This record gives sequence, C1' cells and structure tokens, in this order.
RNA sequence: CGGGGUGUGGUGUAAUGGCAGCACGCGUGCUUUGGGAGCACGUAGUUUGGGUUCAAAUCCCAACACCCCGA
Repeated sequence: CGGGGUGUGGUGUAAUGGCAGCACGCGUGCUUUGGGAGCACGUAGUUUGGGUUCAAAUCCCAACACCCCGA
C1' cells in the first nucleotide's frame, strides 16, 4: 500500500427490512440464624457520519478500531 472479515447492555451471544431478545452479571425484595441456592421485580446495548426506504442492528457509501491474507 492492496484485498477480505468482524463491530449489539458490564461479559458472551441471537435477531430473513417491521416491538432489539436470551444467558451470566449487577441492584432491590422474599426465603435462610447467616452464607449459598431458589423465586419475584428491576437495571443497562446496535462503533461513528451520511444515503436508500413508509420503516434500517439488518441494504449502500465513507470513516474508525481489531483480526486475517498478499505485496
């Protein structure tokens, strides 16, 4: 320098253009002598900018970060 892939709560991982889920975690309560386990409720997310569309996590373009291949 060229090509390709990935980017979603604190972590991991789903979502065929149509309400962003799940598990773990965290908080509160119940239960327990206490802890753990269990139960109930809650918490928090689409890397950034632009475009297409009635509607974008999803499609298109650019940028950024990481990984792979080539020179």
This is a predicted structure of a 71-nucleotide RNA (transfer RNA) from a Candidatus Wolfebacteria bacterium. It matches the Rfam family "tRNA". Rfam classes the family as a transfer RNA. The coordinates come from a structure-prediction model, not an experiment, and the mean pLDDT is 80. RNAcentral records the identical sequence in 2 taxa.